This is a predicted structure of a 325-nucleotide part of an RNA (large-subunit ribosomal RNA, domain IV) from Leptolyngbyaceae cyanobacterium SM2_5_2.
[in-house]
Context: one part of a larger RNA
RNA sequence: CUCUCUCUAAGGAACUCGGCAAAAUAGCCCCGUAACUUCGGGAGAAGGGGUGCCACCGCGAGGUGGUCGCAGUGAAAUGUUCCAGGCGACUGUUUACCAAAAACACAGGUCUCUGCAAAGUCGUAAGACGACGUAUAGGGGCUGACGCCUGCCCAGUGCCGGAAGGUUAAGGAAGUUGGUCAGCGCAAGCGAAGCUGGCGACCGAAGCCCCGGUGAACGGCGGCCGUAACUAUAACGGUCCUAAGGUAGCGAAAUUCCUUGUCGGGUAAGUUCCGACCCGCACGAAAGGCGUAACGAUCUGGAAGCUGUCUCGGAGAGAGGCUCG
Numbered sequence: 001c002u003c004u005c006u007c008u009a010a011g012g013a014a015c016u017c018g019g020c021a022a023a024a025u026a027g028c029c030c031c032g033u034a035a036c037u038u039c040g041g042g043a044g045a046a047g048g049g050g051u052g053c054c055a056c057c058g059c060g061a062g063g064u065g066g067u068c069g070c071a072g073u074g075a076a077a078u079g080u081u082c083c084a085g086g087c088g089a090c091u092g093u094u095u096a097c098c099a100a101a102a103a104c105a106c107a108g109g110u111c112u113c114u115g116c117a118a119a120g121u122c123g124u125a126a127g128a129c130g131a132c133g134u135a136u137a138g139g140g141g142c143u144g145a146c147g148c149c150u151g152c153c154c155a156g157u158g159c160c161g162g163a164a165g166g167u168u169a170a171g172g173a174a175g176u177u178g179g180u181c182a183g184c185g186c187a188a189g190c191g192a193a194g195c196u197g198g199c200g201a202c203c204g205a206a207g208c209c210c211c212g213g214u215g216a217a218c219g220g221c222g223g224c225c226g227u228a229a230c231u232a233u234a235a236c237g238g239u240c241c242u243a244a245g246g247u248a249g250c251g252a253a254a255u256u257c258c259u260u261g262u263c264g265g266g267u268a269a270g271u272u273c274c275g276a277c278c279c280g281c282a283c284g285a286a287a288g289g290c291g292u293a294a295c296g297a298u299c300u301g302g303a304a305g306c307u308g309u310c311u312c313g314g315a316g317a318g319a320g321g322c323u324c325g
Base pairs, nucleotide, nucleotide: 001320002319003318004317005316006315007314008313010311011310014309019306027051028050029049030048031047036041038145052067053066054065055064056063057062068072080304081303082302083301084300085299086298087296088295092104093103108143109142110141111140112139113138114137120129121128122127146291147290148289149288151221152220153219156218157217158214159213160212161211162210165209166208167207171203172202175199176198177197178196179195180194183190184189222240223239224238225237226236249283250280261277262276263275264274265273
């Protein structure tokens, strides 16, 4: 010097990104216990008091008296607590070896497919799962307890339904036009049947066009100008565009660039935090919106207690290192 520990005056988070680490709390009995709440909880809330041994009494919990120590859950083991907020309801699950979470799952909600040789999945097939199940069942998508709710747009895309019209394949096909050659002709040439090519009116389904429906389907949810008897603002009006122009609720937010927005609270002092405001660069309603008791090795801010985290160091123990061997 390094590591693992013990103690430390006064102060007590001044340390630091951050109380990280350490200290502190602790068992049992009694008293006592708030907001909020889904009435279960919160709760061991918080906060107090007691605690050994001996004698006697009592079935016992315990009572009375005595007595020792600095100290009686005498060692070890053994909750720190509170306030406020974000996220996720919860118990669970996860990146075996840098992430345990606000990610995944979850009961619950909803849409959709599937009538059974089901849909779906694996396999070339046989076959198997689904299921020895049968729509209160099975598959897929989204959402994610619960409470209050879930607005407008079907123009585009998708899906579902429709079948009048338009378009439309293979195939069929009236007809038409070549090749070949029996025959005819002196020749040029004509040329039946058959065989073999080309074209082809017309008939021909689904699909597409078309007509409707459908958003807890993919998705989308405006601009400019003016106006009130201070000013400011604009309930109001005008105009352009659109399929329709963002409703409720929330809002500088896990979302706010400008931004340390402004005001209030907390601090002596607060880019964080909490409550408001709304000018939402660029929230918004099952890629759910807003709340929410309980829960969390979650994240953020604050407080009490406590401490060598610090002011700022010091002392000690053990192990290693170092020296000698």

Lineage of the source: Bacteria > Bacillati > Cyanobacteriota.
The coordinates come from a structure-prediction model, not an experiment, and the mean pLDDT is 89.
Its Rfam family is "Bacterial large subunit ribosomal RNA".